RNA sequence: GACAAAAGCAAAACUAGAGUAAUCUAGUGACGCAAAACUAUAGGGUCUUAACCAAUAAUUAAGAUAGCCAGCUGCCGAA
Numbered sequence: 001g002a003c004a005a006a007a008g009c010a011a012a013a014c015u016a017g018a019g020u021a022a023u024c025u026a027g028u029g030a031c032g033c034a035a036a037a038c039u040a041u042a043g044g045g046u047c048u049u050a051a052c053c054a055a056u057a058a059u060u061a062a063g064a065u066a067g068c069c070a071g072c073u074g075c076c077g078a079a
Stems, first nucleotide, its partner, number of pairs: 001076001008033002013028006031067001038071002043069002045065007
């Protein structure tokens, strides 16, 4: 980061399954993506559950999310 080239990934929704949940896995499907590859023990944010509490909030513990910011590694080579 190009009305390039060769590739790649797969949102929502639906179906089946796992989980208290956030959410995840597989199939179908494409909203889109220059990293929509990897990393949750580099850091931050957001979300879930339990404890605590009269009830919230805060705090503590456990979990989730990278297609939230980010860290890190790559393809091509126009301006």
The RNA shown here (c-di-GMP-I riboswitch aptamer) has 79 nucleotides and comes from a bovine gut metagenome.